[in-house]
Context: one part of a larger RNA
RNA sequence: CUCUCUCUAAGGAACUCGGCAAACUCGCCCCGUAACUUCGGGAGAAGGGGCGCCCUUCACAUUGAAGGGUCGCAGCGAACCGGUUCUGGCAACUGUUUAUCAAAAACACAGGUCUCCGCAAAGUCGUAAGACAAUAUAUGGGGGCUGACGCCUGCCCAGUGCCGGAAGGUCAAGGAAGUUGGUUAGAAUUCUUCGGAGUUCGAAGCUGACGACCGAAGCCCCGGUGAACGGCGGCCGUAACUAUGACGGUCCUAAGGUAGCGAAAUUCAUUGUCGAGUAAGUUUCGACCUGCACGAAAGGCGUAAUGAUCAGAACGCUGUCUCGGAGAGAGGCUCG
Numbered sequence: 001c002u003c004u005c006u007c008u009a010a011g012g013a014a015c016u017c018g019g020c021a022a023a024c025u026c027g028c029c030c031c032g033u034a035a036c037u038u039c040g041g042g043a044g045a046a047g048g049g050g051c052g053c054c055c056u057u058c059a060c061a062u063u064g065a066a067g068g069g070u071c072g073c074a075g076c077g078a079a080c081c082g083g084u085u086c087u088g089g090c091a092a093c094u095g096u097u098u099a100u101c102a103a104a105a106a107c108a109c110a111g112g113u114c115u116c117c118g119c120a121a122a123g124u125c126g127u128a129a130g131a132c133a134a135u136a137u138a139u140g141g142g143g144g145c146u147g148a149c150g151c152c153u154g155c156c157c158a159g160u161g162c163c164g165g166a167a168g169g170u171c172a173a174g175g176a177a178g179u180u181g182g183u184u185a186g187a188a189u190u191c192u193u194c195g196g197a198g199u200u201c202g203a204a205g206c207u208g209a210c211g212a213c214c215g216a217a218g219c220c221c222c223g224g225u226g227a228a229c230g231g232c233g234g235c236c237g238u239a240a241c242u243a244u245g246a247c248g249g250u251c252c253u254a255a256g257g258u259a260g261c262g263a264a265a266u267u268c269a270u271u272g273u274c275g276a277g278u279a280a281g282u283u284u285c286g287a288c289c290u291g292c293a294c295g296a297a298a299g300g301c302g303u304a305a306u307g308a309u310c311a312g313a314a315c316g317c318u319g320u321c322u323c324g325g326a327g328a329g330a331g332g333c334u335c336g
Stems, first nucleotide, its partner, number of pairs: 001331008010322002014320001019317001027051005036041001038148001052070007071075001083315007090307002095107002111146007123132003149302004154232003159229002161225005168220003174214002178210006186201006233251005260294001261291001272288005
């Protein structure tokens, strides 16, 4: 010097991003215990007092209660062994998670809601056989979103999706009245060396092309549907100080953001403004509303309890610090 500990005058968070770490508290009994609350809790709230040993009395199988005495600095004498309170954010809760940098506000959750599925179910795996769903049967099973509870969940169906409809338009394969090309048994005709060669027409069959008309779903079309995907305006004027604008005008839209909340886990400007807390507060709390860019199941706003959660404050406590010091042990170093 490094590490692990013990103690430390006065002060007591001045340290620091932050009380990180450490210290205080700690057991049992008695008294006592607030706001709030879902009446269960909160609560071991908080805050006080007692605790060894001996004797007496009461009770008595014994730990017990009261009174008296006595020793120590100290009686849960060591070890074991809650610090507490206030305010707010988030998530209701217990739970789960990144084995090995994240334990959380993330996931899950009970509850809510939408949707599919009538059983040889929907859905999933498999080429299939088959299997799960399920030895179940809508009080069941699958999928999506939300996430206890309380109060609630506004407007828009124009676009996209889904559901329903079937009149009309469009429309495939296929069918098909018919039209047409090829092929040629044959017929006519020209030439002929009489063997044949050429030209024209051409039935039936086969075959190629076209084809009025018939022709499903889908799409177009007509409706519905938001706890489906999603969306939820601008400009101008106006009241007898000023300011503001209940009010009016106008443009656009499918409709123009309702309730509630709001500088917020969301606010750029911003350390917004006012108030509280401090001697002093970019954080915190209460308000305001000018919401760059909250908002109602990608839920909105509250909420007791819970939390190794996050943020702010206070009491107690302390070597975190002022600012160091002393000691013990281990290592290192020096000498041997």
This is a predicted structure of a 336-nucleotide part of an RNA (large-subunit ribosomal RNA, domain IV) from Coelastrum astroideum. The RNAcentral record of the full RNA draws on ENA. Its Rfam family is "Bacterial large subunit ribosomal RNA". Its mean pLDDT, the model's own confidence on a scale to 100, is 87.